[in-house]
Context: one part of a larger RNA
């Protein structure tokens, strides 16, 4: 975890382990008008020759080009036995947008193109042609190093492969963008050389089962040029050599996400890998590129291939292992909830805007832990119910009566904190919230059940039944006096749980 029988609350966690199965519907990544050009409509208000024209509405709505996000956050283990993971290093073989410091810059031009109107094909999805326009889109020039290539010199390091200098010396190559704002001045672009972060890359070590798996391997091992990357490398490719792993288990085969930790044990271990963190990997299968500083990209493209839907048969759309939900599976797992008020992320100068991250509410006694279901007093030891040797015992102070308390729950009133502001002021801004919590009332008043008594192990008698009917974890009860089967009195363990069945120690 599930099933049974039961069941008052309240807090905190946790909630497809089984088909990485298939998905209806809605949300889950968008913003920027301080980067650009364009630009309605409803509806209102005057004119009107009743065709309609003007203003507001509105430079809104809105697409559209442009920048930066979509590579983060969010799922799920399907591959993987692997430098995939931990761990202790290397990196003089490497990148690093956004943010910090720091220098130096930002000149002068062109030509297009989407939106946007006209024609035009298409059922659709969309798509063509030929006009017009801007830009921080795109291109050339120009300046221009501490950046970069070639020569040719020099200092220092060094593992002797090479590396490094704000060295010197010639010759080359290489940039930008604007925008608010009256101004200051603020955001930004472009180079550089530095942090910081985040990353790629390489090694030693550790890392499941099987020898009914003993040989494996040909880009294999090595070297040389070339190519390719941010970088090293058979990463690739030509040529050349014959090497490389292996009873310390290669290879093959099964079977697994890895850790930190969780469970158990004194301990050493043995099992584990849910929710929290880190870290890889996938994203209907399967392949591949593009863009980017980063992907070879869950909600991006292209190709196949399966499967669903649409169609006017000619072509199309899609991808819940995001949150909610539906089918199916299954012993088995929730709500088509609310809020951006907080944390925190993306854009933006800001106002804000978006966010099933997230933080809240729902539903499961699913784990854990707290309270409760009343407390005192009461012997004619009532009645009744079982038992009896027939006297009595026991249930059992238990009930009733009396005096008392009201947590919880209900009902009423009242009500936070969570709230903080980084340029400065005042101001606002709480889902959760019919909340927590405080107070008042009124009555014990609404709240106990499960399993078990033959031994193992706490706790016994009576009827009924009669190798029957059935008990049962092991030992074994049961054939007419059964403390073991069924009721029932009684008791014993636990208690809003109590058993059973499964795993693990």
């Nucleotide at each position: 975890a599930a099933c049974g029988c039961u069941a008052g609350c309240g807090g905190c966690a946790u909630g497809c382990c089984u088909c990485a199965a298939a998905c209806a519907u809605g949300c889950a990544a968008g913003u920027c008008g301080u980067a650009c050009g364009c630009g309605a409509a409803a509806g209102g208000a005057g004119c009107u020759u009743c065709g309609g024209c003007u203003c507001c509405g509105a430079g809104u709505a809105g697409a559209g080009u442009g920048g930066c996000g979509c590579a983060c956050g969010g799922g799920u283990g399907c591959g993987u036995a692997a430098c995939a993971c931990g761990u202790a290093g290397c990196u003089a073989a490497c990148g690093u947008a956004c943010c910090c410091u720091u220098u130096c810059g930002c000149u002068g031009g062109g030509g297009a193109u989407a939106a946007c109107g006209c024609c035009g094909g298409g059922a659709a999805a969309c798509c063509g042609g030929a006009g017009u326009u801007a830009a921080u889109a795109c291109c050339g020039a120009a300046u221009g190093a501490u950046c970069u290539g070639a020569u040719a010199g020099u200092g220092c390091c060094u593992g002797c492969g090479g590396g490094u200098g704000u060295c010197u010396a010639u010759c080359g190559g290489u940039a930008a963008a604007g925008c608010c704002g009256u101004a200051a001045g603020g955001c930004g672009c472009g180079a550089a050389a530095g942090g910081a972060u985040c990353g790629g890359g390489c090694u030693g070590c550790g890392u499941c089962c099987u020898a009914u798996u003993a040989g494996u391997u040909u880009g294999u091992u090595g070297g040389u040029g070339g190519g390719g990357u941010a970088a090293u490398g058979g990463c690739c490719u030509a040529c050349c050599a014959a090497g490389a792993c292996u009873u310390c288990g290669a290879u093959a085969g099964g079977u697994a996400g890895c850790u930190g930790g969780u469970c158990u044990g004194a301990g050493a271990g043995g099992a584990u890998g849910a929710u929290c963190a880190g870290c890889c990997a996938c994203a209907c299968u399967g392949g591949a590129a593009c863009u980017g500083g980063a992907a070879c990209a869950c909600g991006g493209u292209c190709c196949a291939g399966a499967c669903u839907c649409c169609c006017a048969c000619g072509g199309g759309a899609g991808g819940c292992a995001g949150c909610a939900g539906u089918u199916g599976g299954g012993a088995a797992u929730a709500u088509u909830g609310g809020a951006c008020a907080a944390u925190g992320g993306g854009g933006g100068g800001a106002a804000c805007c978006c966010u099933g991250a997230u933080c809240c509410a729902g539903c499961a006694a699913u784990c854990c832990c707290g309270c409760g279901u009343g407390a005192g007093u009461g012997a004619u030891g009532a009645a009744g119910g079982c038992c009896u040797u027939a006297g009595g015992g026991u249930c059992g102070u238990a009930a009733a009566g009396c005096u008392c308390u009201u947590u919880c729950a209900a009902c009423a009133g009242g009500g936070a904190a969570g709230g903080a502001a980084a340029u400065c002021u005042a101001u606002c801004u709480g889902a959760c919230g019919u909340u927590a919590c405080c107070u008042a009332c009124a009555g014990a008043a609404g709240a106990a059940g499960c399993a078990c008594c033959g031994g193992c192990a706490a706790a016994c008698u009576c009827c009924g039944u009669g190798c029957c009917a059935g008990c049962a974890g092991c030992c074994g009860c049961g054939g007419u006096a059964a403390u073991a089967c069924g009721g029932a009195g009684g008791g014993u363990g636990c208690a809003a749980g109590c058993g059973u069945u499964g795993u693990u120690c």

Small-subunit ribosomal RNA, 5' domain from an uncultured prokaryote, 505 nucleotides, folded computationally. The RNAcentral record of the full RNA draws on ENA. The coordinates come from a structure-prediction model, not an experiment, and the mean pLDDT is 85.